[in-house]
């Protein structure tokens, strides 16, 4: 001086308040059942008042509980509700190296491979470009079996010009991808041979593809052997090929209880119709459907916290996990609760507030401890 | 609380199969006019909400985040 993980989130007394539970007390303020008397209507069912007994709200008391590591974004995943306990196709989407955890993942270990770092470690959307299609602006000769502007060369063969008549010169409308030069890229690298100049044109080495053999479940690796002169450029976070997943909606979902819709009027439209599966088709239930006007309302209880639930220990695993035993109960509102003064202390306190729940993950954050390593 | 939508110039908006960002008003000079409107010609202004990311190359594709609207009892 650094890298990884793992906990914690001002402390501590005292008083006044708020919410959920649960007990306990006056037998009063309201309120419901039920019983017994009693008052009115009248013989079908209501109703008055007072007394018991059970409950409920409300009152007072006591005791206990009472936001976070990210509750928060709502990007994934899942439970749970309904719609068919969700079928078959099609379209849409989403995932992408291999193995493996998990109830599921886009999340996590663990490996393989690019890439960064001396190192501990960190990080990658990391399947297919020899199935097809498409793009690639500007430069720039040429942007994909492409390409001669500058440079190199004149051996052949082609023009001209010389002439000893088979030679020499000059030349691109020839050759030529070494060089240079534009580009984000321009069709292996180095070297020697090789040629007119040059080229995988041949060698050696290097890299690359493919095929076998080892090694590993696989990814994948090899100081192996073999074989091809190099074929195959880039972009799938373009379209697409391939493998593998996805039915929709969301707790304002739903279910019950109760008041109300009661069911009235008009008009229109058809039964291979119309409604529901919330993209479409098939296929499945279910049945007359639609617009108008009229008329009318009230809320309440469940869902709701016990859990893929937390903490110890023991086995098994390299790790995520998992399996056993033991032990603890840790918020539940619905105008919506967790506060606020006061003392003291210190390192002066950051981000920030549940609302169906639970695993990631990503964003925000004052600082502090403890372990392991570099 | 639970589900969708939009940020592009000073205002309203295009621009979407990636290739230098544009129109109309508004601002500003000039003309015309005695002078002002109107009307003609020019010009000026843009982190494309903020950061990364695939790419040669991003308003555009992808992820995160952050504002605002809308809707459901």
């Nucleotide at each position: 001086a650094g890298u990884c993980g793992g906990c914690c989130a001002g402390a501590c007394a005292g008083u006044c308040g708020c919410u959920g539970u649960u007990c306990c007390g006056a037998g009063u303020g309201c309120u419901u059942g039920c019983c017994g008397g009693u008052c009115c209507c009248g013989u079908a069912g209501g109703u008055u008042c007072c007394g018991g007994c059970a409950g409920g709200c409300g009152c007072g008391g006591a005791a206990u509980g009472g936001a976070g590591g990210a509750a928060a974004g709502u990007c994934c995943g899942g439970g749970c509700u309904c719609c068919a306990c969700a079928g078959g196709g099609u379209a849409g989407g989403g995932c992408g190296c291999c193995a493996g955890g998990u109830a599921a993942c886009g999340c996590c270990u663990g490996g393989g491979g690019g890439g960064c770092g001396c190192g501990a470690g960190c990080u990658c959307a990391c399947g297919g470009a020899a199935a097809g299609u498409g793009c690639a602006a500007c430069a720039g000769a040429g942007a994909g079996u492409a390409g001669a502007c500058c440079g190199c060369c004149u051996a052949a063969g082609c023009a001209c010009g010389g002439c000893u008549u088979g030679c020499c010169g000059u030349g691109a409308c020839g050759g030529u991808a070494a060089g240079g030069g534009u580009g984000a890229a321009a069709c292996g690298g180095u070297g020697c041979g090789g040629u007119a100049a040059g080229a995988g044109c041949g060698c050696a080495c290097c890299g690359c593809g493919c095929g076998a053999c080892u090694g590993g479940c696989a990814a994948c690796a090899g100081u192996u052997c073999g074989u091809g002169g190099c074929a195959u450029g880039g972009u799938a976070a373009a379209c697409c090929c391939c493998g593998c997943c996805c039915g929709g909606a969301g707790c304002a979902a739903g279910a019950c209880c109760a008041a109300a819709u009661a069911g009235g009027a008009a008009c229109c439209c058809c039964a291979u119709g119309g409604u529901g599966c919330g993209a479409c088709c098939c296929g499945c239930a279910c049945u007359g459907g639609g617009u108008u006007c009229g008329g009318g309302u009230a809320g309440g209880u469940c869902g709701c916290u016990u859990c893929a639930g937390g903490c110890u220990c023991g086995u098994g695993g390299u790790g995520a996990c998992a399996c056993g035993a033991g032990u603890c109960g840790c918020a539940g509102a619905u105008g919506a609760a967790u506060g606020a003064c006061u003392g003291u202390c210190c390192a002066c306190g950051a981000c920030a507030g549940a609302a169906c729940c639970c695993g990631g993950c990503u964003u925000a954050c004052c600082g502090g401890c403890c372990g392991a390593c570099u | 609380g639970c589900c969708g939508g939009a940020g592009u110039a000073g205002c309203u908006c295009a621009g979407c199969u990636g290739g230098u960002a544009g129109a109309g008003c508004a601002g500003c000079u000039g003309a015309u006019u005695u002078g002002u409107a109107a009307u003609c010609a020019g010009c000026u202004g843009g982190u494309c909400g903020g950061g990364g990311g695939u790419u040669c190359g991003a308003u555009u594709c992808c992820c995160u985040u952050c504002u605002c609207c809308g809707g459901c009892u």